c-di-GMP-I riboswitch aptamer, 88 nucleotides, folded computationally.
Model confidence (mean pLDDT): 86 of 100.
Rfam family: c-di-GMP-I riboswitch aptamer. Rfam links the family to the GO term cyclic-di-GMP binding.
Of the family's consensus pairs, 100% are formed in the model.
[in-house]
Formats: sequence, C1' cells, structure tokens
RNA sequence: CAUGAAAAAGGGCAAACCGCUGGAAACGGCGGGACGCAAAGCCAGGGAGCUACAGCGGCGCAGCCGCCAGGCCCGCCCGGCCGCCAUC
Repeated sequence: CAUGAAAAAGGGCAAACCGCUGGAAACGGCGGGACGCAAAGCCAGGGAGCUACAGCGGCGCAGCCGCCAGGCCCGCCCGGCCGCCAUC
C1' cells in the first nucleotide's frame, strides 16, 4: 500500500420500544434500552424510499382532495472523505 476469507484483544455504535423535547410531518436531539453492525464513523453528490408546512391547481370552500422538495433518511444502494485491529 492492497485486502477483509479466518482468529484474538481492547473497546465502539445502538434497531424496535419507553420517557422528555424540537418539528406541520417525515424525522431529529437527550436519557433509558439492545435488534443488529468491521465502518451502523463523516458527507444528501447520484439513485431509491418517506413527508407535504409554504406554493400551485381543483372542489360540494370554517374545510377537503390532488401535485410538488427547498424538508427527511447515509442502520437501502452507489460514490467521496477519514479511521481501529490483524494473519495469510
């Protein structure tokens, strides 16, 4: 430097769910909790997925319906950046 097929040590993260909290929502933060994870560390650049406040359109107009990311998600995939350990 490449690689992650095998083993070990020290550890790390934390799904669902619950409490508090931010948000219109998706979802996030903190605490508890562990289903899992060798990048389940970081970045929304591409794709997928989720939501639809505002906006636009419609209607039988106190409202409802439809469309739409600029919102969310990296614990869906690709890509980029960085990193622990380690035999062959």